The RNA shown here (transfer RNA) has 72 nucleotides and comes from Candidatus Gottesmanbacteria bacterium RIFCSPLOWO2_01_FULL_39_12b. Rfam family: tRNA. Rfam classes the family as a transfer RNA. About the family: Transfer RNA (tRNA) molecules are approximately 80 nucleotides in length. Taxonomically the source falls in Candidatus Gottesmaniibacteriota (Bacteria, Bacteria candidate phyla). Its mean pLDDT, the model's own confidence on a scale to 100, is 81. It was read from a public genome assembly.
C1' cells in the first nucleotide's frame, strides 16, 4: 500500500433510528474505638474530528485521525 475489527464517564463497558446508562472509582453521609468491610445517596459525557442521509443518528452513508489483526 490493500482488507477487516475497533473509538461512548477516570477504568472496564452495555444502549441493533426516539430522554446516553451500568459496575467499579471519586465525593456526601449511615455503621465501626479506629481502619477496612457494608448500607444509603450523588456528582461526572462535544458518544474521536467533519460532512451527509433523516422529522429524529452512539446506531446508516463517505472522508480524516488514533489503536488493533491481518494480507502482500
Nucleotide at each position: 500500500g490493500g482488507g477487516c475489527c475497533u473509538g461512548u464517564a477516570g477504568c472496564u463497558c452495555a444502549a441493533u433510528g426516539g430522554c446516553a446508562g451500568a459496575g467499579c472509582a471519586g465525593c456526601a453521609g449511615c455503621c465501626u474505638u479506629u481502619u477496612a468491610a457494608g448500607c444509603u445517596g450523588u456528582u461526572g459525557g462535544u458518544u474521536g474530528c467533519g460532512c451527509g442521509u433523516u422529522c429524529g443518528a452512539c446506531u446508516c452513508g463517505c472522508g480524516c485521525c488514533g489503536g488493533g489483526c491481518u494480507c502482500a